[in-house]
This is a predicted structure of a 71-nucleotide RNA (transfer RNA) from an uncultured Bacilli bacterium. Model confidence (mean pLDDT): 82 of 100. Rfam family: tRNA. The family's RNA type in Rfam is transfer RNA. It was read from a public genome assembly.

This record gives sequence, C1' cells and structure tokens, in this order.
RNA sequence: GCCAAAUUAGUUUAAUGGUAAAACAAGGCCCUCGUAACGCUUAGCUGUAAGUUCGAUUCUUACAUUUGGCA
Repeated sequence: GCCAAAUUAGUUUAAUGGUAAAACAAGGCCCUCGUAACGCUUAGCUGUAAGUUCGAUUCUUACAUUUGGCA
C1' cells in the first nucleotide's frame, strides 16, 4: 500500500427493515442476630457523519478504532 472482518448497556453476547433482548455487574426492597447467597424490582446501550426507505442495529458510502491476510 491492497483486501477482508468486527464495532450494540460497565463486561460478554442476541436481534437480517417495523419503536433492541438476555446473563453477569450496579442501585433499591425483602430475608437474616449480622454478612453473603436466594427472591422481587429499577435505571442504563446501536462507533461517527451522510444517503435510500413511510420506517435503518439491519441496506449503501465515507471516516475512526481494533483484528487478520497479501505484498
């Protein structure tokens, strides 16, 4: 230099066009002599900018970061 892949909650991962989900973590409550655990509950997220579309995490383009391959 070229090619490919990935980017979603604090972390690890779902969601292939119709108002984004789970686990752990965090806060609150309950329980306990007390702590932890269990149980109930709450908040929190689509890398950035454009385009297509009635509607974009999803499709297209550029950029950024990371990883891999080729030279």